RNA sequence: CUCAUCGAGACCGGCUGAGGGAUAGGCCCAGCGAAGCCGGGGCAACCAGCGGAACUAACCAUUCCGAAAAGGUGCCAACUCCUGCGAAAGCCCGAGUGCUUUCGAAAGAUGAG
Numbered sequence: 001c002u003c004a005u006c007g008a009g010a011c012c013g014g015c016u017g018a019g020g021g022a023u024a025g026g027c028c029c030a031g032c033g034a035a036g037c038c039g040g041g042g043c044a045a046c047c048a049g050c051g052g053a054a055c056u057a058a059c060c061a062u063u064c065c066g067a068a069a070a071g072g073u074g075c076c077a078a079c080u081c082c083u084g085c086g087a088a089a090g091c092c093c094g095a096g097u098g099c100u101u102u103c104g105a106a107a108g109a110u111g112a113g
Base pairs, nucleotide, nucleotide: 001113002112003111004110005109006108011040012039013038014037015036019029020028021027023084024083025082026081041076042075043074046072047071050066051065052064053063054062080107085104086103087102088101089100090099091098092096
């Protein structure tokens, strides 16, 4: 940089001791112990591996489906905690670049390349 996914799911112990939730604002979590490290447990099913189907003369490759979870990652407060930029619809309105909902984008996270 490209592609896919992001309203589901899953926590205990030890060490330690004040921060953490990416960023800004909000709102939360936290001495009934934050973050970090270690050990164990769990969730999920992206990749690999396995089975089937399509394609093919056949094989390979590719795509789709399925099961499994002993391999490589990931994850285990709150929708990616919410909002941020744009559009549409609705509402309050005599004004406010207000509020709500939905969709899209941006940013971010994870995996694969």
The RNA shown here (SAM riboswitch aptamer (S box leader)) has 113 nucleotides and comes from a marine sediment metagenome. Of the family's consensus pairs, 97% are formed in the model. The sequence is in RNAcentral, with records from MGnify.